A computed fold for a 350-nucleotide part of an RNA from Ignavibacteriae bacterium HGW-Ignavibacteriae-4, annotated as small-subunit ribosomal RNA, central domain. Lineage of the source: Bacteria > Pseudomonadati > Ignavibacteriota. The sequence was found in a public genome assembly. It matches the Rfam family "Bacterial small subunit ribosomal RNA". The coordinates come from a structure-prediction model, not an experiment, and the mean pLDDT is 88.

[in-house]
Context: one part of a larger RNA
RNA sequence: CUGGGUAUAAAGGGUGCGUAGGCGGCCUUGUGCGUCGAAGGUUAAAGGCCAUGGCUCAACCAUGGAAAUGCCCUCGAUACGGCAAGGCUUGAGUAUGAGAGAGGAAGAUGGAAUUCCUGGUGUAGCAGUGAAAUGCGUAGAUAUCAGGAGGAACACCGGUGGCGAAGGCGGUCUUCUGGCUCAUUACUGACGCUGAGGCACGAAAGUGUGGGGAGCAAACAGGAUUAGAUACCCUGGUAGUCCACACCGUAAACGAUGUAUGCUUGGUGUUAGAACAAAUUGUUGUUCUAGUGCCGGAGAUAAUUCGUUAAGCAUACCACCUGGGAAGUACGAUCGCAAGGUUGAAACUC
Repeated sequence: CUGGGUAUAAAGGGUGCGUAGGCGGCCUUGUGCGUCGAAGGUUAAAGGCCAUGGCUCAACCAUGGAAAUGCCCUCGAUACGGCAAGGCUUGAGUAUGAGAGAGGAAGAUGGAAUUCCUGGUGUAGCAGUGAAAUGCGUAGAUAUCAGGAGGAACACCGGUGGCGAAGGCGGUCUUCUGGCUCAUUACUGACGCUGAGGCACGAAAGUGUGGGGAGCAAACAGGAUUAGAUACCCUGGUAGUCCACACCGUAAACGAUGUAUGCUUGGUGUUAGAACAAAUUGUUGUUCUAGUGCCGGAGAUAAUUCGUUAAGCAUACCACCUGGGAAGUACGAUCGCAAGGUUGAAACUC
């Protein structure tokens, strides 16, 4: 390389958009580039293969033959692919009418709770633990009432419920805005799928500048525990957590399952919509479509399990794997303010 693979054994890129490229629906006509058939030319010698012969055999050598994937030319075929032209509507998109939603951004606003401050009442404890101590408190704490300040998060509803490409998204209201579903089948007429590079987005932590800082809390300090205790437990507590802007670009970024399309018995929940039927007081049932769960058939699987949301049966395209360690290291390149990221070996060893 090929082959075989990628849920859990090595292996799906974190996610999307999209360039090149690869692949591409139904019908007709033309062309004859690919493709296929036939004939011819060429395909050096040596070597290889076959046959015969020469050295006593063999190695070795000689003669002859076949072969020579390829290329060129001529004639022919036109199913399939290409190209050109025309048509179609089922793929894709548009339109119209409805609908659901923590989808995104900005602004405004609400109540509960914690903490702090002020004042009142009130007196000796509070807090904490397995037990304690550090800590707080007669300079009046804890408790309780009233008022105020400030930050962060939004109880109940809340749900294997919803939305989003993924990361993720949850008080309420307003404005702006993206996507999706259903119905009609009106319009366009293959406009499609995938996607190396590229571009964009991308939890938490971390970084820069400026704000903010209630609670929590790496580091740090103290108290315990212990043989020790640089921990687990306790009392404190700074970065950080929050906001704006700019970086970082990684996660068990997981469904450990790439995207798209088609096909293949069922049962039972649930979300959104539509049609039909029954009942009419809120409804109930059936069918269809789109999601989201569970169980399970054929089939698959080493098994676990998967099973119309496939890990079944197929097609297209991309990514990735090829014994363990050394190692996601070294070196180089590149990105970054840094931390570090991306790419990514070998010696040696088992």